[in-house]
Model confidence (mean pLDDT): 80 of 100. A computed fold for an 88-nucleotide RNA from a Hyphomicrobiales bacterium, annotated as Glycine riboswitch aptamer. The source organism's lineage runs through Bacteria, Pseudomonadati, Pseudomonadota, Alphaproteobacteria and Hyphomicrobiales.
RNA sequence: ACCACUGAUGCGGGAGAGACUGGGUUCGCCCAGCGCCGAAGGAGCAACCGCCCCGGAAACUCUCAGGCAGAAGGACCGCUUUGGUGGG
Numbered sequence: 001a002c003c004a005c006u007g008a009u010g011c012g013g014g015a016g017a018g019a020c021u022g023g024g025u026u027c028g029c030c031c032a033g034c035g036c037c038g039a040a041g042g043a044g045c046a047a048c049c050g051c052c053c054c055g056g057a058a059a060c061u062c063u064c065a066g067g068c069a070g071a072a073g074g075a076c077c078g079c080u081u082u083g084g085u086g087g088g
Base pairs, nucleotide, nucleotide: 002087003086004085005084006083007082008081010079011078012077013076018034020033021032022031023030024029035068036067037066041064042062043061044060048056049055
């Protein structure tokens, strides 16, 4: 050089579910009520990883938080640039 894993930058893709009812409003939203969604985050279970301990661990479960026109956000995926670890 190259390979694997991984942090970050930029670009692109990216689901679900009430533009519900009442009130307020500076018209952006806010408060209350009922209904609903899972893919920020959080919590739980544990197949699995690990000789053991410690530990790690899902898109499953919960729905605290968040969300339910558009916009924004968005796990995750692809490309790009750059750093780290290991191999070489």